The RNA shown here (c-di-GMP-I riboswitch aptamer) has 89 nucleotides and comes from Bacillus salinus. Rfam family: c-di-GMP-I riboswitch aptamer. Gene Ontology term of the family: cyclic-di-GMP binding. Rfam describes the family as follows. GEMM was predicted in a large-scale screen for bacterial structured RNA regulatory elements. Of the family's consensus pairs, 95% are formed in the model. Model confidence (mean pLDDT): 87 of 100.
[in-house]
RNA sequence: UCUCGAUAAAGGCAAAGCUGAUGAAAAUCAGUGACGCAAAGCUACAGGGGCUAACGUGCGAAUACGCACUAUGCCAGCCAGUUACCGAA
Numbered sequence: 001u002c003u004c005g006a007u008a009a010a011g012g013c014a015a016a017g018c019u020g021a022u023g024a025a026a027a028u029c030a031g032u033g034a035c036g037c038a039a040a041g042c043u044a045c046a047g048g049g050g051c052u053a054a055c056g057u058g059c060g061a062a063u064a065c066g067c068a069c070u071a072u073g074c075c076a077g078c079c080a081g082u083u084a085c086c087g088a089a
Stems, first nucleotide, its partner, number of pairs: 004087002012037002017032006035077001041082003047079002049075003056069005
């Protein structure tokens, strides 16, 4: 240095649920809470995948309403990319 990951040390993050806020929603933020995590740090037009469908378009006797399509909205705790703490075997 690369790989690897202890019943190690020091520290870290925080799922679901609940409360509040924002949002059309997905979801995000704050608090609470710990299911888990060795990258659960960072990166979302410029890899794959997933979620939502407001606006818009199309259809339906149809300004309402319903259905379909669509990302310009999201997800890094799906894979991936990238950087990094510790050091037993």